Small-subunit ribosomal RNA, 5' domain from an uncultured prokaryote, 508 nucleotides, folded computationally.
Context: one part of a larger RNA
Formats: sequence, C1' cells, structure tokens
RNA sequence: GAUUGAACGCUGGCGGCAUGCCUAACACAUGCAAGUCGAACGGUAACAGAACUAGCUUGCUAGUUGCUGACGAGUGGCGGACGGGUGAGUAAUGUAUAGGAACUUGCCUAAUAGUGGGGGACAACUUAUGGAAACGUAAGCUAAUACCGCAUACGCUCUACGGAGGAAAGCAGGGGAUCUUCGGACCUUGCGCUAUUAGAUAGGCCUAUAUUGGAUUAGCUAGUUGGUGAGGUAAUGGCUCACCAAGGCGACGAUCCAUAGCUGGUUUGAGAGAAUGAUCAGCCACACUGGGACUGAGACACGGCCCAGACUCCUACGGGAGGCAGCAGUGGGGAAUAUUGCACAAUGGGCGCAAGCCUGAUGCAGCAAUGCCGCGUGGGGGAUGAAUGCCUUCGGGUUGUAAACCCCUUUCAGGAGGGACGAAGCGAAAGUGACGGUACCUCCAGAAGAAGCCCCGGCCAACUACGUGCCAGCAGCCGCGGUAAUACGUAGGGGGCGAGCGUUGUCC
Repeated sequence: GAUUGAACGCUGGCGGCAUGCCUAACACAUGCAAGUCGAACGGUAACAGAACUAGCUUGCUAGUUGCUGACGAGUGGCGGACGGGUGAGUAAUGUAUAGGAACUUGCCUAAUAGUGGGGGACAACUUAUGGAAACGUAAGCUAAUACCGCAUACGCUCUACGGAGGAAAGCAGGGGAUCUUCGGACCUUGCGCUAUUAGAUAGGCCUAUAUUGGAUUAGCUAGUUGGUGAGGUAAUGGCUCACCAAGGCGACGAUCCAUAGCUGGUUUGAGAGAAUGAUCAGCCACACUGGGACUGAGACACGGCCCAGACUCCUACGGGAGGCAGCAGUGGGGAAUAUUGCACAAUGGGCGCAAGCCUGAUGCAGCAAUGCCGCGUGGGGGAUGAAUGCCUUCGGGUUGUAAACCCCUUUCAGGAGGGACGAAGCGAAAGUGACGGUACCUCCAGAAGAAGCCCCGGCCAACUACGUGCCAGCAGCCGCGGUAAUACGUAGGGGGCGAGCGUUGUCC
C1' cells in the first nucleotide's frame, strides 16, 4: 500500500446493488416451513344449494334425503430420499482430475405385446368395553386402481436344453343402432395398468495421481494379506463364513497424535507464490447423543419408526409427549451479526385430466454507513479587505471573497397530480401484480432541511500563543515533558480524507 462476513470511538443527508451468529453442532416458549388427488374407493362430520315433510307468523323455524356443489375422518395412489439448514465428524468409505467394468434407475421419451375370468378380507361405520390422557380391546357390516389365486406369455427368468416359472385395474368424457334386471352392457376418445427392449436422467462400485503439521510417534497388522468353495448384494470384492497358505504395509514416513469438511473460487502479488474456503455453484457428512432396521425406484430417512441415554414437559403416579444445524423469534455465550413482515403475481417444486391446493424454496418488503458505487449539503459576483477571534516588533498581519449584500439555480429530501414494465399462462367471460400508488413523468415553494473525523517533532503534508513544569500526560519507532514544550492540554491557524474519519484485530 492493498484486504475484511469485521468490532470499537466520534459523527451521520439521499439512493442503487450486495452482505449480515465467524462465538455455544448451547437450550428452546409460540406460529408457520409437505402435502395433494372425490377423474381409485366406501361414504357424509361441517358448509352451500335443491327437493320433500311438519309447524305456522307466508317466508321463517325444525327435520329428512348424498340428489348436487363440495368434503372432516378413513381405505388407496403419488410425494414426504427434492427443496431448505449446518460443518460436529472425516487426513480418506471424503474431495479434485483422468480413466474403468461387474450394476440399478419411480416419474419422462420411443418401440413391441397385452389389459381375460374369479375369490376372500381389513379400515371407516355400528355395538360393547378399558384408560386421567396418549391410545386401545372385542364382536358385527362394507368398497376399491388395496390384497390373493386361475388363465394367457411376442419378448423375459432358470435350465441338466427334455422342460419349468412368472403379469395386469380400472376411471372419466362422448355416443347411433342393438341388448337390458333400466344400474348398465356395447362402441369410441383420453388418462391409467402389466411385461419386455432401447434411450435420457440420476445414482452405486473400482483404479491412478494430488490433497495440513509432528519422528520429542518406528515399527503396524489375525479377516490381517492371498487362494478355493459357499453365502450375501442391484453389482465387483474378506463384504461375510468354512478350509488352506503366511502373507500385507513401512524412512518415497506405515502406525500413532494433533488440526481440518474438499473444490470451483476469494484476497494479495508484476509473477512465482503465500494465505483463505463467508455469500454464489458442485461434491461430501450430519440432523438431541449412540445403535438398528422397516417401507420404498431411491433412506438406514432433519419436521418417519424401534431401542437405549441425557434433558425438558404433562400425569389421576399406572403411564405418556418432545427434538429450530428450516423461516421468524427467545434465553445464553460474545467485541459482534436483522422482522415472531407481505405474497404465491413471477421462477421453480409436489399432487391433480384440469380448475386448483400446498410451498418461511423463491419473489419482495423491514432493520444495520457492514461493504462497494453514485449524488447532494449550492453557483456567479462581491474590499470599507466590515465586525469577531487569534497573533503582534503595536506599524500591522491573519481568519478572508470567507461573511454581509446583489443576481441565479432547485439535484436530493418535502408537497400536489398522473402512473408502469415485470403477464406467460389460466379462465366461457368478468378478471388475475406481493413489490406498490413503488419506479418513472409533470408541476409547486424556497438556499431553503443536510459535515464531520483525524493529524500538524522526524519518518509524514501541515506552526504559533497560553497553561503545565520528569507533574499531568503523549507514544507505531526514534523519543517528548525537570519554567519560553512547533511532541502534554486548550485556543487560533494549517494539512489530509470526506458521509465518513480514526483505532484495534486479520491476511498478502
């Protein structure tokens, strides 16, 4: 000199764009953050409509009917493995780069072949009953795209090549004839479903190289290293097991200890390099602590389950409930880090034929000079060089064109009027913007509302007076201060930067 997720002191006008718990992976009150589908199903708790019944005050009240719009709870499907957070662990089961072969892949795309015929249950519900609650227990009824057989099998799997095994589900819109138990069958279109192949996407696995410090860590290792066989997995493999062999790693640093998420990048530097890994992007790991599996295409699963532990809460003492390293917010820690905001209008995601619903992702707004950038705090004239202040050799000098005064301008802030783009889609149409009456445009008034901080001995740009008297104090280094201190304190003057300035920390 440059840097910063900074903090502190003094000061503080506006805007744009960014950024904002670096510490306790400490504990968390409260609200929200993952639902959706009635075009899979039985149904009807609530709301609205319609119809019917009864009462009458003749347009109200009560009741009934799932008939319609819809829909609580339930069965079922898809999604809760994405998105969001954090960096505790991890020095290699990680990451980066370059390769590889023994694999899987829901939804999506393309292709081929199918979608026939049956059955028995379980929720909801009803009844009874246990419990303070959480939550159950028993009996009975019922539907399905839930579950299970049968049939069929182009291709698929196994095979000793003879053969053997294995699938499915319907729903909605429209409709001429025919049939009809008047429900429908049937036809067609769409959405689904099953099997197989290929693709795309996503992922699992293996290898090489690189990847912090310590030798005051020198030896480490029995599933250890390899083989055969078996098991297991989507798949290779000591991944696991039985048997056999005795190997494997190591001064090119094994093992152990400490520290640490890695990278693209970021900062600095002419570069080589050094330091660093906030925000954004990719990968990994974790979700109160430890362990485990279930479901599923995918998890050993942040807002799922089970067990154990610590902690907190409820309890009728028998037993239960919870997990903010999601968004806000609280306490605590700390030098220190924001609102318990608005909206799904856009982008994206989940579900759905769709309308749509959900979305603290996201888009925005709020707070903070935390940073970067831009703008303003006025411009021109104005000498009697006014007054004041300060200095003085008492003549004057300086403050200083500075002010006053004259003439202008109106950015920004303020007031008034107008007022968006962002909107594509969706919807029959009407309509549909959180931001926002914001940006922007026009007009109005008036210099009006808007300057500080640090320094002045040398390094280093900028000097005098007074006070103090090795005191009080200053200080980055050298060093100042003991009676004329340009070095302390104040004042005048000056220098630097400027909505900031200085100090401290930090890295190059």
Its Rfam family is "Bacterial small subunit ribosomal RNA". The full RNA is in RNAcentral, with records from ENA. Its mean pLDDT, the model's own confidence on a scale to 100, is 88.